[in-house]
RNA sequence: GGGCGACUAGCUCAGCUGGUAGAGCACACCCCUGAUAAGGGUGAGGUCGCUGGUUCAAGCCCAGCGUCGCCCA
Numbered sequence: 001g002g003g004c005g006a007c008u009a010g011c012u013c014a015g016c017u018g019g020u021a022g023a024g025c026a027c028a029c030c031c032c033u034g035a036u037a038a039g040g041g042u043g044a045g046g047u048c049g050c051u052g053g054u055u056c057a058a059g060c061c062c063a064g065c066g067u068c069g070c071c072c073a
Stems, first nucleotide, its partner, number of pairs: 001072007010025004019056001027043005049065005
């Protein structure tokens, strides 16, 4: 230098054909218990890496850029 992949909640990750952003864990509160752990429930938490473009509508499509990883040279 070139190719490919990943980037979504604090962490690990889903997200189908473009049409209301989710799960588990963690966190807060409640229930349960003599109390704790475990278990159950409710809730808070999001610049979908960044900037543009296409579209009535983009996490998803297109272009560029960034970070990380793998491969080639």
The RNA shown here (transfer RNA) has 73 nucleotides and comes from an uncultured Alphaproteobacteria bacterium. The coordinates come from a structure-prediction model, not an experiment, and the mean pLDDT is 83. It was read from a public genome assembly. It matches the Rfam family "tRNA". Rfam classes the family as a transfer RNA.